[in-house]
The part of an RNA shown here (large-subunit ribosomal RNA, domain II) has 693 nucleotides and comes from Candidatus Avelusimicrobium vaccinum. NCBI's taxonomy places the organism under Bacteria, Elusimicrobiota, Elusimicrobia, Elusimicrobiales, Candidatus Avelusimicrobium. Model confidence (mean pLDDT): 85 of 100. It was read from a public genome assembly.
Context: one part of a larger RNA
RNA sequence: UCCAGCGAGUUAAUGUGCCGAGCAAGGUUAAGGGCAGCAAUGUCCGCAGCCGUAGUGAAAGCGAGCCCGAAUAGGGCGAUUAGUUCGUCAUAUUAGACCCGAAGCCAAGUGAUCUAACCCUGUCCAGGCUGAAGUUCGCGUAACAGUGAAUGGAGGGCCGGAGUGUUAAACGUUGAAAAGUUUCUACAUGAGGUGGGGUUAGGGGUGAAAGGCCAAUCGAACUUGGUGAUAGCUGGUUCUCCCCGAAAUAGCUUUAGGGCUAGCGUUGAAAUUUAACCCGAGGGGGUAAAGCACUGGUAGAUUUAGGGGGAGCGACCCUCCUUCCGAUGUCUGUCAAACUCUGAAUACCUCGGCGUAUAUUUCAGCAGUCAGUUCGUGAGGGAUAAGCUUCACGUGCGAGAGGGAAACAGCCCAGACCGUCAAUUUAGGUCCCAAAAUGUAUGCUAAGUGGUAAAGGAUGUGGAUUUACUUAAACAGCUAGGAGGUUGGCUUAGAAGCAGCCAUCCUUUGAAGAGUGCGUAAUAGCUCACUAGUCGAGUGAAUCUGCGCCGAAGAUGACUCGGGGCUAAGCAUACUACCGAAAUUACGGAUUGUACAUUACUUCGGUUUUGUACAGUGGUAGGGGAGCGUUCUUGGCAGCUGCGAAGGUAUACCGUAAGGAGUGCUGGAGCGCCAAGAAGUGAGAAUGCUGGA
Numbered sequence: 001u002c003c004a005g006c007g008a009g010u011u012a013a014u015g016u017g018c019c020g021a022g023c024a025a026g027g028u029u030a031a032g033g034g035c036a037g038c039a040a041u042g043u044c045c046g047c048a049g050c051c052g053u054a055g056u057g058a059a060a061g062c063g064a065g066c067c068c069g070a071a072u073a074g075g076g077c078g079a080u081u082a083g084u085u086c087g088u089c090a091u092a093u094u095a096g097a098c099c100c101g102a103a104g105c106c107a108a109g110u111g112a113u114c115u116a117a118c119c120c121u122g123u124c125c126a127g128g129c130u131g132a133a134g135u136u137c138g139c140g141u142a143a144c145a146g147u148g149a150a151u152g153g154a155g156g157g158c159c160g161g162a163g164u165g166u167u168a169a170a171c172g173u174u175g176a177a178a179a180g181u182u183u184c185u186a187c188a189u190g191a192g193g194u195g196g197g198g199u200u201a202g203g204g205g206u207g208a209a210a211g212g213c214c215a216a217u218c219g220a221a222c223u224u225g226g227u228g229a230u231a232g233c234u235g236g237u238u239c240u241c242c243c244c245g246a247a248a249u250a251g252c253u254u255u256a257g258g259g260c261u262a263g264c265g266u267u268g269a270a271a272u273u274u275a276a277c278c279c280g281a282g283g284g285g286g287u288a289a290a291g292c293a294c295u296g297g298u299a300g301a302u303u304u305a306g307g308g309g310g311a312g313c314g315a316c317c318c319u320c321c322u323u324c325c326g327a328u329g330u331c332u333g334u335c336a337a338a339c340u341c342u343g344a345a346u347a348c349c350u351c352g353g354c355g356u357a358u359a360u361u362u363c364a365g366c367a368g369u370c371a372g373u374u375c376g377u378g379a380g381g382g383a384u385a386a387g388c389u390u391c392a393c394g395u396g397c398g399a400g401a402g403g404g405a406a407a408c409a410g411c412c413c414a415g416a417c418c419g420u421c422a423a424u425u426u427a428g429g430u431c432c433c434a435a436a437a438u439g440u441a442u443g444c445u446a447a448g449u450g451g452u453a454a455a456g457g458a459u460g461u462g463g464a465u466u467u468a469c470u471u472a473a474a475c476a477g478c479u480a481g482g483a484g485g486u487u488g489g490c491u492u493a494g495a496a497g498c499a500g501c502c503a504u505c506c507u508u509u510g511a512a513g514a515g516u517g518c519g520u521a522a523u524a525g526c527u528c529a530c531u532a533g534u535c536g537a538g539u540g541a542a543u544c545u546g547c548g549c550c551g552a553a554g555a556u557g558a559c560u561c562g563g564g565g566c567u568a569a570g571c572a573u574a575c576u577a578c579c580g581a582a583a584u585u586a587c588g589g590a591u592u593g594u595a596c597a598u599u600a601c602u603u604c605g606g607u608u609u610u611g612u613a614c615a616g617u618g619g620u621a622g623g624g625g626a627g628c629g630u631u632c633u634u635g636g637c638a639g640c641u642g643c644g645a646a647g648g649u650a651u652a653c654c655g656u657a658a659g660g661a662g663u664g665c666u667g668g669a670g671c672g673c674c675a676a677g678a679a680g681u682g683a684g685a686a687u688g689c690u691g692g693a
Base pairs, nucleotide, nucleotide: 001693002692003691004690005689006688011095012094013093014092015091016090017089019087020086021085022084023083026051027050028049032045033044034043035042036041055062056061065077066076067075068074098236099235101233105226106225107224108223109222110221116200117199118198119197120196121195122194123193124192125190127159128158129157130155134151135150136149137148138147139146163187164186165185168183169182170181171180202218204214205213206212239627240626241625242624243623244622249262250261251260252259253258263369264368265366266365267364268363269362270361271360273357278353279352280351281350282349283348289342290340291339295336296335297334298333299332300331301330302329306325307324308322309321310320311319312318372397373396375394376393377392378391379390380389381388402413403412404411417589418588419587420586422585423584424583428579429578430577431564432563433562437576439575440574441573442572443571444570450566456550457549460547461546462545463544464543465542466541467540468539469538477534478533479532480531481530483507484506485505488502489501490500513528517526518525590617591616592615593614594613595612596611597610600607601606628682630679631678632677633676634675635674636673637672639671640670647666648665649664650663651662653660654659
């Protein structure tokens, strides 16, 4: 990992409710007993008890009334009748209560053959080195002291085997080993090592102390019991079809991943035309917008008080001046969630009409939901960031398949009962991949723009507009001129158009600046403005706008058209065809609800058969309905079966499904159908359990 088997809402009591049955102002027996029966059980007693027939008050009590109250007021609860017993089902409570799962708590016991410490009794430590005290002898002293040599053999002494430990590294890590191997390394006469025997026991021991060790288990051992501890947590929970179909919100919560009530779902009963939508009428509002009348902010101008500075002046509370600052007022232009002289659209409320729907309301049974999320719009937070976060309104997903967006829960189209080798379309598309136009018309784009991006930049190119010059000849080019007073004055070493300051006139002219730039030490020189000639038709400057260009750097390899590829197969406008979905239509079929007709039965309430019409039939949690199959029991089938049961296997049959038949082979002894009843009643999942491969 696979296969087979096993594997989870049960049972009891007590409530509540629907349905069914009996009796009914009553209903019902329990334990126990009698009778019948082999028994299961049935039937008859049993009038204890329980529920109901009357309520109300705390109660005494009173009573269709009672209580509060001084009350005849007012209010609260009642009265104007239906119950009760049993059964199925659903659900609640109490019990292990759908199943499996803790870590733990307590009790009684079992453990010191591992290990910790201690006790008793044994045993072990090759060899070498060092050389304490003491002693002896010599020297020495008054005597001691001292000193030299020898002797001696101390030490948690030294080196190093056995032994004991384990410092470092490598290997090993499904190991040779549930702690080791190799090399290095520490101690090795001591607080040393070790054998045998014994003692201390679980909130206890032992501990040169690490919460270490107490049998591969220790911040409280192990075994059994309490025990099916508890688990607001995780996982799992087994056949089919049909009808409806949510929520992820509010309030409260030692509450936030749990719960309770409400909201939203479903089923039954009852009532009603009340609901939604739409129309008409009437309301209140202070949002969007707008505005500046208030409250505040803000730009400029102007006005004045005041301030600063200066002067009269040597001084002042005096006077004058001001390219300064400046409240206030006035004018112009503006801003506001916590501004409003104003003020919508929507929304909301009331009334009237319309509206017959799987509508509304009420009661009763049963739920699930309380982590939501994308997108659009209006806002708060954030950075007018986030696939961010918090609200509001709406859509979808959740619980929704199909087509499109290359792929893609939330975007666009569209809501899947089933079938069909039929048709029409939506979004989106029509060169090939790939169904359908290499469609028509007019333009644009040259950038592969299309097929990502800004400020900013640019004689890209199309359209529209304004304006200037121009056959009295423009723009560009070419041939010429570009002068005189004068080297203007000042300054300066110099300053002559051209370092700088001041002024910037006049004359000759077709025209020429007291000079546009280069240049010189200063001149010179080149050039421009300006003018003539030549040439001969358009030339400049702007504004708005369409499509393009640059700006443009990322890590494996092109990499932001889905690819090929495209100059249209790109963009804009208009038009005509076609393709395109589970949408719509056509035909056939199934089923639900309602209405009508119809058949049979009837307790006259209804149930049921058939047909027609209309409206439906996506679906998670969840509610409701109808069935299939398994095992056993009872009754029936003069049921099947060695002329072959169950089981196995093959198979093109039947049924909407769970499923059910027939036949062949295998197998070799039991099994089915109909009507009821009772359940150890359906397996793919639980790191499920057992067995096998």